[in-house]
RNA sequence: UGGGCGGGCCGAGCGGACCGCGGGGGGAGAGAAAACCCCUCGAGGAAAGUCCGGACACCACAGGGCAGGGCGGUGGGUAACGCCCACCCGGGGAAACCCGCGGGAAAGUGCCACAGAAAUACACAGCCGAUGGCGCGGCCACACGUGAGUCGCGUACAGGCAAAGGUGAAAUGGUGCGGUAAGAGCGCACCGGCGUCGCGGUGACGCGGCGGCCAGGCAAACCCCGCCCGGUGCAAGGCCAAGCAGGACCGUCGACCCGGCUCGGCGAGGUCCAGGUAGGCCGCAUAGAUAGAUGGCCGCUCACGACAGGAUCCGGCUUAUAGGCCCGCUAACGGA
Repeated sequence: UGGGCGGGCCGAGCGGACCGCGGGGGGAGAGAAAACCCCUCGAGGAAAGUCCGGACACCACAGGGCAGGGCGGUGGGUAACGCCCACCCGGGGAAACCCGCGGGAAAGUGCCACAGAAAUACACAGCCGAUGGCGCGGCCACACGUGAGUCGCGUACAGGCAAAGGUGAAAUGGUGCGGUAAGAGCGCACCGGCGUCGCGGUGACGCGGCGGCCAGGCAAACCCCGCCCGGUGCAAGGCCAAGCAGGACCGUCGACCCGGCUCGGCGAGGUCCAGGUAGGCCGCAUAGAUAGAUGGCCGCUCACGACAGGAUCCGGCUUAUAGGCCCGCUAACGGA
């Protein structure tokens, strides 16, 4: 200096008195609106997915429990989180660093394909003959062909074993020495795990001593432990409110019943009322809505331009992204 690793940033730039679009303000014009003129503001690092967490709003709600769902190493941060920071443990890398759906398998149940004899239980192929049985032989004893004794050899019937072989992802810790009939933590040394004690640490955990205690894996199977969780989402929700229908009232009118009058009933008109549809406003934002505006042209420059556009608002995560810049770390490999 390449390479590698981590972090941060930009996301074509500048000018235009040019054209166009949306919001707001102003001017002019007779009041309002429109047309006209001027000023000003107008997408992103992800605006996206809608995956988490909240704000906000309405509904529900004595209290306790069950059921259901989510989260899960430790300590902090935060309004909160499944997010962030630091650390621990395990795995990978020479290192920087990266990855982990990371509570419990020593509470219980369940499952462990294929292969294999056997998948927490077994003996396929094997090893052994210490012990008992059986057979043979020697010794011994005597009642002389027997055994109750003893020794040896054989057998593998009972039995013992799980080391080595084979199968498998996994076969009841590993290696070695001793030991044994053969073997085995059976004994011992070292390593690993577990338990316990001491020390260090807020803690996860680490280090050391002691104890043969040796325990398979799966909880993204049921389950156990700890913590958390009411529902619906701005089409939430609030306000105003035509028309039709409804209710109350009337020094009004029409018409009906009636011989006439009054009351009453029906209809019209008027006034008022409640709920509330269409519709409007708010919610709603220093972009912001009636289905949704932010584009084009000209000139110059460069590395020649990717992914992509708001719809209640925030905090995160995830995914997409041409090209470029900056900072820090590492030192296997290459060059000088």
Molecule: Bacterial RNase P class A
Organism: Solirubrobacterales bacterium